[in-house]
A computed fold for a 72-nucleotide RNA from an Oscillospiraceae bacterium, annotated as transfer RNA. Its Rfam family is "tRNA". It is annotated as a transfer RNA. Rfam links the family to the GO term triplet codon-amino acid adaptor activity. Rfam describes the family as follows. Transfer RNA (tRNA) molecules are approximately 80 nucleotides in length. The organism belongs to Oscillospiraceae, within Bacteria. The sequence was found in a public genome assembly. The coordinates come from a structure-prediction model, not an experiment, and the mean pLDDT is 80.
RNA sequence: GGUACCAUAGCCAAGUGGUAAGGCAACGGUCUGCAAAACCGUUAUUCCCCGGUUCAAAUCCGGGUGGUACCU
Repeated sequence: GGUACCAUAGCCAAGUGGUAAGGCAACGGUCUGCAAAACCGUUAUUCCCCGGUUCAAAUCCGGGUGGUACCU
C1' cells in the first nucleotide's frame, strides 16, 4: 500500500428498515441468626463520528476514525 470483516450498556452479545433481546457485573428488595445461593426490580433519549436516502435508519448509501485477519 491492497482486500475482507468488525465497532450496540462497565463486560460479553442478539437485533440487517417500524418502540434496542438476553447473559455477567453493579445497585435496591425478599429470604437468612449472619452470609452464600435462589427469587423480584432498576440501568442504552448521540447503537464509534459526520453527511445522505426514507413517512420512518443500529440496520441502506458515501466519507472519516479505530480494531482484527489475509495479501504485498